[in-house]
């Protein structure tokens, strides 16, 4: 000096679904089950907040999408769409690598 791996801090981004039963004033509420890292709490609402995931090397997440095929109780999941369009970053530490300078042998 650049870069790789791991990691820390700060800041920021993001989602919170599906099914069953009961109640119901049909707004919702309670209980149970499924998947997942995460399905939480406060609040009349706006919003705040916890945990978790992700931050340009970006598939966290959003859009297309009330999408298409398979599958499932349903979501989830698998494949397509598709590496399509968007999407939140800076700093430090450790180890390795490379280069230069100086000193010694």
């Nucleotide at each position: 000096g650049a870069u790789u791996a791991c990691u820390c801090g700060u800041u920021g981004g993001g989602g919170u679904g599906c099914c069953c039963u009961g109640a119901g004033a049909c707004a919702u509420c309670a209980g149970g089950g499924c998947u997942g890292a995460g399905a939480g709490g406060c609040g009349a609402a706006a919003g705040c907040u916890a945990a978790c995931c992700c931050a340009u090397c970006g598939a966290a997440c959003c859009u297309g999408a009330u999408c298409c095929g398979g599958u499932u109780a349903a979501u989830a999941c698998c494949g397509g769409c598709g590496g399509a369009g968007g999407g939140a970053a800076c700093g430090g530490g450790u180890a390795g690598c490379u280069u230069g300078u100086u000193u010694u042998c």

A computed fold for a 105-nucleotide RNA from Pseudogemmobacter faecipullorum, annotated as TPP riboswitch aptamer (THI element).
The coordinates come from a structure-prediction model, not an experiment, and the mean pLDDT is 77.
NCBI's taxonomy places the organism under Bacteria, Pseudomonadati, Alphaproteobacteria, Paracoccaceae, Pseudogemmobacter.